[in-house]
The RNA shown here (Bacterial RNase P class A) has 349 nucleotides and comes from an Alphaproteobacteria bacterium. The model forms 94% of the base pairs in the Rfam consensus. NCBI's taxonomy places the organism under Bacteria, Pseudomonadati, Pseudomonadota, Alphaproteobacteria. Model confidence (mean pLDDT): 77 of 100.
């Protein structure tokens, strides 16, 4: 210098007139309710999206136990309110290599699948081939295939074949190391023909329900309305069963009538930023600092100058996109500029 990997910040700014929300003072009028000026502070995100997860929180006459149905998870530790996310490792794959992935328990409980091809895909076979003593032997070699009696080499055989040996692979044992997942070393059997459980199933953990259009209050008004069929304390009660404690009805149709306002929930919080200290690291602990919208047909904008990046420079162009109770996290889109670390090639000192 080039090309790659892994993360991190930021993505417009300043000034001036005007003019929106939301809040704290002030100043006049006015008894009061309020009504006019005017003035400080503040006001869309790293994704606010998607509505994929966990959760704070509200409410449900349901509450403790267990069981099952459904759903999710699935290596092994940690760390979190918490979760299927997050860090570290461990095995496998992929990359030269930083690195990345990974729906990662169980195939020796069972079941079911593997099309076509090909002789045969399991109650395994023998198409071409080789050998023959013509009775048979045979599965090394070619051939089909993802995938064919574990692989290479050497012996041995009529020709071969774990037939036999050695080394790999596989199984099982013992010992050492690790918290563990698993590793290394020895010894020991010729060795269960393979994949698939993002297939059914086995096993191991975890879960009531709905959900800010959750709910609370407070005004007003109205009719605690009539009917009608069902179930019915042996009922019913936010999955379902059983015990065991509690409470007190349920459901559909018809036909009438009254209300759609107002606070509240609503932002000060598992918050935020700096230091220390402990840890590999997520993070915990602890000082000290600090207050960044809460609208409700729904505000945060318009104008003019300048400055900043970019380039094809009388001039153009600056991504992705806007809260709606809130927070941890995944996904996904994102012109562009800064910056930190490690790999690789070339090069030069």
């Nucleotide at each position: 210098u080039c090309g790659g990997a892994u993360g991190g910040u930021u993505g417009g700014g300043u000034c001036a007139u005007c003019g929106c929300g939301c809040u704290g003072g002030c100043u006049u009028c006015g008894u009061a309710a309020g009504a006019a000026g005017g003035u400080g502070g503040u006001g869309a995100g790293g994704a606010a999206a998607g509505u994929c997860c966990g959760g704070g929180c509200u409410c449900c006459a349901c509450g403790a136990a267990a069981a099952c149905a459904c759903g999710a998870c699935g290596c092994u530790g940690g760390a979190u309110a918490a979760c299927g996310a997050c860090c570290a490792g461990c095995a496998g794959a992929g990359g030269u290599a930083a690195c990345u992935c990974u729906a990662g328990g169980g195939a020796a409980a069972g079941u079911g699948c593997c099309g076509c091809a090909g002789a045969a895909a399991a109650u395994a076979u023998a198409c071409c081939g080789c050998c023959u003593u013509c009775g048979g032997g045979u599965a090394a070699g070619g051939g089909u295939g993802a995938a064919a009696u574990g692989g290479u080499g050497c012996g041995g055989u009529a020709a071969g074949a774990g037939c036999g040996c050695a080394c790999c692979g596989c199984g099982c044992u013992a010992u050492c190391g690790g918290u563990g997942a698993c590793g290394a070393u020895a010894g020991u059997g010729g060795c269960a023909g393979g994949g698939c459980a993002a297939a059914c199933c086995c096993c191991g953990u975890c879960g009531g329900g709905a959900g800010c259009a959750a709910a609370a209050c407070c005004a007003a008004a109205u009719a605690g309305g009539a009917g009608u069929g069902g179930a019915g304390a042996u009922a019913u009660c936010u999955g379902u069963u059983u015990u065991c404690g509690g409470a007190u009805u349920c459901c559909a149709c018809u036909c009438g009538g009254g209300u759609a306002g107002g606070u509240u929930g609503c932002u000060a919080g598992a918050g935020c930023c700096u230091c220390a200290u402990a840890g590999u690291a997520a993070u915990a602990u602890g000082a000290g600092g600090u207050c960044g919208a809460g609208a409700u047909g729904g505000a945060u904008g318009a104008u003019g100058a300048u400055c900043a990046g970019u380039c094809u420079u009388u001039g153009a162009c600056u991504a992705c996109a806007g809260a709606a109770c809130c927070c941890g996290g995944c996904u996904u889109a994102u012109a562009g500029a800064c910056u930190a670390u490690c790999c690789g090639a070339c090069g030069c000192a």